[in-house]
RNA sequence: CGUGCAGGCCGGGUGACCGCGGGCUCUUGCCGACUCGUCGGCCGGGGCUCGAGGAAAGUCCGGACACCGCAGGGCAGGACGCUGGGGCGACCCAGGCGGCGAAAGCCGACGGAAAGUGGAACAGAAAGGAGACCGCCGGCCGAGGGAAACCGACGCCGGUAAGGGUGAAACGGUGGGGUAAGAGCCCACCAGCGGUCGUGGCGACACGGCCGGCUCGCCAAACCCCGUCCGGUGCAAGGCGAAGCAGGCUCCGAUGACGCGGCCCGCCGAGGAGCCGGGUGCGCCGCAGAGAUGGAUGGUCACCCACGACAGAAUCCGGCUUACAGGCCUGCUGUAGC
RNA sequence: GGGCGCGUAGCUCAGCGGGAGAGCACUCGCUUCACACGCGAGGGGUCGCUGGUUCGAUCCCAGCCGCGCCCA
Numbered sequence: 001c002g003u004g005c006a007g008g009c010c011g012g013g014u015g016a017c018c019g020c021g022g023g024c025u026c027u028u029g030c031c032g033a034c035u036c037g038u039c040g041g042c043c044g045g046g047g048c049u050c051g052a053g054g055a056a057a058g059u060c061c062g063g064a065c066a067c068c069g070c071a072g073g074g075c076a077g078g079a080c081g082c083u084g085g086g087g088c089g090a091c092c093c094a095g096g097c098g099g100c101g102a103a104a105g106c107c108g109a110c111g112g113a114a115a116g117u118g119g120a121a122c123a124g125a126a127a128g129g130a131g132a133c134c135g136c137c138g139g140c141c142g143a144g145g146g147a148a149a150c151c152g153a154c155g156c157c158g159g160u161a162a163g164g165g166u167g168a169a170a171c172g173g174u175g176g177g178g179u180a181a182g183a184g185c186c187c188a189c190c191a192g193c194g195g196u197c198g199u200g201g202c203g204a205c206a207c208g209g210c211c212g213g214c215u216c217g218c219c220a221a222a223c224c225c226c227g228u229c230c231g232g233u234g235c236a237a238g239g240c241g242a243a244g245c246a247g248g249c250u251c252c253g254a255u256g257a258c259g260c261g262g263c264c265c266g267c268c269g270a271g272g273a274g275c276c277g278g279g280u281g282c283g284c285c286g287c288a289g290a291g292a293u294g295g296a297u298g299g300u301c302a303c304c305c306a307c308g309a310c311a312g313a314a315u316c317c318g319g320c321u322u323a324c325a326g327g328c329c330u331g332c333u334g335u336a337g338c
Numbered sequence: 339g340g341g342c343g344c345g346u347a348g349c350u351c352a353g354c355g356g357g358a359g360a361g362c363a364c365u366c367g368c369u370u371c372a373c374a375c376g377c378g379a380g381g382g383g384u385c386g387c388u389g390g391u392u393c394g395a396u397c398c399c400a401g402c403c404g405c406g407c408c409c410a
Stems, first nucleotide, its partner, number of pairs: 001337001004332007012304007020051008029042006053310001057321002060319005065234004072265004077230005082095005096110001097108004111225002116223002118219002133164002135160006144151002172190006191215002193212008238285004247276006259267001305308001339409007348362004356393001364380005386402005
């Protein structure tokens, strides 16, 4: 160099002309007010200035903000799940453990299965403190064979998890002893588990010693247990103003309705719910260093280049996820090749 | 804008984690002079897509895609 990895950044540029929305300012004309030369409004015009994104997207988490009188207790429910920190968190940083890679590095819903309940179809003899189908071995019986010793089919009883076979999965592995045949039955080494002690670490955890033949398998993105957190509704929340209208029926309610949402308690204290009918269907705030409520952020031409991808705000902010042509910078790796 | 729900055969829908099914429709045969009805048989599936958990996914979880409903 090439290959690969990580982090960060940009995501057409410049100029001219035309156009759109917001703000400030100047102003022709018109209208209104009065303290009579100032103020306000309307239709236009001029100048200055600002005007989409890294995801504005999905609405998946969280917060601000607003209302539900307080935001109270319990149950239920939901979310999350190695450790430490960031208030919380599915996010970020650092670390641990496991997996992948030659490495840089990447990935992980990563608590508990010796609390309990439950599941594992089909196949297979047996699917969890299991199991004798084939096989192996012993005993009984003894067809039959043989001159005899003896061998011994079929059948019956029993032992055996080393071998075969089934399965996704069959209750440690290798070797030796042992045995009728075998088996952690015993022994050595190895792997795992549990208990205990020591050292290091805040911790997850790591390393080491001793003890126990303990071998206890899988599923909690099955119920569940443990720990932490969580009140509900979302700017169509909510507030102010203006205009207009017509009530009727039924039901609930101081034995407490509504609020309050799945239930109970506590609190509060007078209206509430449904159906039919009538009216309005307007403005402002919330609302922002882009910012509306027909909702702006664009078009044409010229030049340049690497020939332009995904895509466009609607209360705001942080995170995540998803989509994306191409380009730039920094650091790192060193397998094969030059 | 915000909040919910649903995607299984051509249509309408079922479906405790282990065979993908029902009714209608379609095809063929029988019946009829012929058609319909009826009877019998049969075909037809990317369970919206992509990953994950699991021995195993229509089902459980996550992310996309499409459709529908509600709120001034």

The prediction has a mean pLDDT of 79. Two RNAs folded together computationally: RNase P RNA and transfer RNA, 410 nucleotides in total. It holds a member of the Rfam family "Bacterial RNase P class A". Rfam describes the family as follows. Ribonuclease P (RNase P) is a ubiquitous endoribonuclease, found in archaea, bacteria and eukarya as well as chloroplasts and mitochondria. The family's RNA type in Rfam is ribozyme.